This is a predicted structure of a 114-nucleotide RNA (FMN riboswitch aptamer (RFN element)). The prediction has a mean pLDDT of 80. The sequence was found by an Rfam model in a public genome assembly.
RNA sequence: UUACUACUUCGGGGAUGGGUGAAAUUCCCUACCGGCGGUAUACCCCGCGAGCCUACCAAGGUUGAAUCGGUGCGAUUCCGAUGGCGACAGUAAAGUCUGGAUGAUAGAAGGUAA
Numbered sequence: 001u002u003a004c005u006a007c008u009u010c011g012g013g014g015a016u017g018g019g020u021g022a023a024a025u026u027c028c029c030u031a032c033c034g035g036c037g038g039u040a041u042a043c044c045c046c047g048c049g050a051g052c053c054u055a056c057c058a059a060g061g062u063u064g065a066a067u068c069g070g071u072g073c074g075a076u077u078c079c080g081a082u083g084g085c086g087a088c089a090g091u092a093a094a095g096u097c098u099g100g101a102u103g104a105u106a107g108a109a110g111g112u113a114a
Stems, first nucleotide, its partner, number of pairs: 001114004007110004017029003031096002033086002035048004043084002051062004066082005088099003
C1' cells in the first nucleotide's frame, strides 16, 4: 500500500428556570444538544448511516435546515452577527421524557494475509 465472506474493541448528545392548565420536561417564554466520511476545522456544502415507505427475498424509494460581514492563496467549515432544522410509537401536541434499543449502522482503531 492492497485485500478481508471472516475475527476483536469502540461506535449519539441534550429540558435549566418560569407561565397556563385537572393534566404538558410535549403548549408558551427561556435553556440545552449536534453521528460518520470528504473538504481550510461543517447540525444547515457534497456524500453516507440511522429512521420512515414498498417488498417473500433481493432490492428499490424517501430522508431536515443559512445568510451577511471579516481574515486568508484558499473557509456556506475559522472569527463576528443574525437566523433555521431535527424519524417512528406512546403520552396534553416531544430534537431533549418513555419505548423498539444491553439493538442496528455509517465508520474508527486493532488484527490477519500478501